Predicted 3D model of a 67-nucleotide RNA (transfer RNA) from Thermosipho melanesiensis. RNAcentral records the identical sequence in 3 taxa. RNAcentral holds the sequence, with entries from MGnify. It matches the Rfam family "tRNA". Rfam classes the family as a transfer RNA.
[in-house]
RNA sequence: CUCGUAGCUCAGUUGGCAGAGCGUCCGGCUCAUAACCGGAUGGUCGGGGGUUCGAUUCCUCCCGAGC
Numbered sequence: 001c002u003c004g005u006a007g008c009u010c011a012g013u014u015g016g017c018a019g020a021g022c023g024u025c026c027g028g029c030u031c032a033u034a035a036c037c038g039g040a041u042g043g044u045c046g047g048g049g050g051u052u053c054g055a056u057u058c059c060u061c062c063c064g065a066g067c
Base pairs, nucleotide, nucleotide: 001066002065003064004063007022008021009020010019016053023041024040025039026038027037028036046062047061048060049059050058
C1' cells in the first nucleotide's frame, strides 16, 4: 500500500430491503449415471468504538492475509 461480504470464487454500495455463479438438499427426466429442467438452502458484511434518523459503505483502533 492492497485486501477481508454465503461452504467456495467474487460482485455490490456518490450512506437507504445484502446479491450472482458454483456447491448442498428435494423432485422431474433416464434402465442407470452425468448433463439438462423445476423447487429449496444460504450471512454477527473480520472484531471493538465513533459519526448519522439510518453504516457492508464514512472516521478511528485492533486482528488476519498478500506485496